RNA sequence: AAUAUAAUCAAGCCGAAAGUUUAUAAAAUAAACUGCGGGGGAACCAUUCAAAUAUGGGGUGAAUCGUUAAAACGUAGGCUAUUCCCAAGCCGAACCCGACAGCUAACCUCGUAGGCUUUAGGGAGGGAUAAA
Repeated sequence: AAUAUAAUCAAGCCGAAAGUUUAUAAAAUAAACUGCGGGGGAACCAUUCAAAUAUGGGGUGAAUCGUUAAAACGUAGGCUAUUCCCAAGCCGAACCCGACAGCUAACCUCGUAGGCUUUAGGGAGGGAUAAA
């Protein structure tokens, strides 16, 4: 000097996954409250001949479906720094319940993780600001 790794700070992205308080020297961790998100659960409505077999049936999520021996190729759908339009790029997984769940007020119950980026295209309109 360069490269790599680790930590901290700043501005952000996907996602419900954030804020405050207490314990602790701090962080982490635990608990509580609030916020955000999910599941179960009447009437009415909907569904339904009954039973059996059967990797049935169901849930979170954008992540479904088609072709194919497979790989792969497409695709419903979803994401990219307030919002909208255009362009360009990307995703289109994974897991859980365990024979069982339509909707569903009251009510009951669970989660509040994880993974990433480093100047982030053009236009329109809006907001904030003393101004930009």

The RNA shown here (c-di-AMP riboswitch aptamer (ydaO/yuaA leader)) has 132 nucleotides and comes from Alkaliphilus peptidifermentans DSM 18978. The RNAcentral record of the sequence draws on Rfam. Of the family's consensus pairs, 92% are formed in the model. The prediction has a mean pLDDT of 76.